This is a predicted structure of a 73-nucleotide RNA (transfer RNA) from Candidatus Yanofskybacteria bacterium CG10_big_fil_rev_8_21_14_0_10_36_16. Rfam family: tRNA. The organism belongs to Candidatus Yanofskyibacteriota, within Bacteria.
RNA sequence: GCCGCCUUAGCUCAGUGGUUAGAGCAACACUUUUGUAAAGUGAAGGUCCGCAGUUCGAAUCUGCGAGGCGGCU
Numbered sequence: 001g002c003c004g005c006c007u008u009a010g011c012u013c014a015g016u017g018g019u020u021a022g023a024g025c026a027a028c029a030c031u032u033u034u035g036u037a038a039a040g041u042g043a044a045g046g047u048c049c050g051c052a053g054u055u056c057g058a059a060u061c062u063g064c065g066a067g068g069c070g071g072c073u
Base pairs, nucleotide, nucleotide: 001072002071003070004069005068006067007066010025011024012023013022018056028042029041030040031039049065050064051063052062053061
């Protein structure tokens, strides 16, 4: 230098253009216990990496950047 893949909650990840962006784990509150753990219940937690474009409508499609991983030279 060229090519490919990835970026969504604190972490690991779903989400095939439209309905409110979701799960598990963690942390928090409550129940249970003499107390802790375990178990159960609940609430909270998100500028979907950034900027443009396409579209009535974008986390999703396109382009350009940024970061990460891998391959080739």
It was read from a public genome assembly.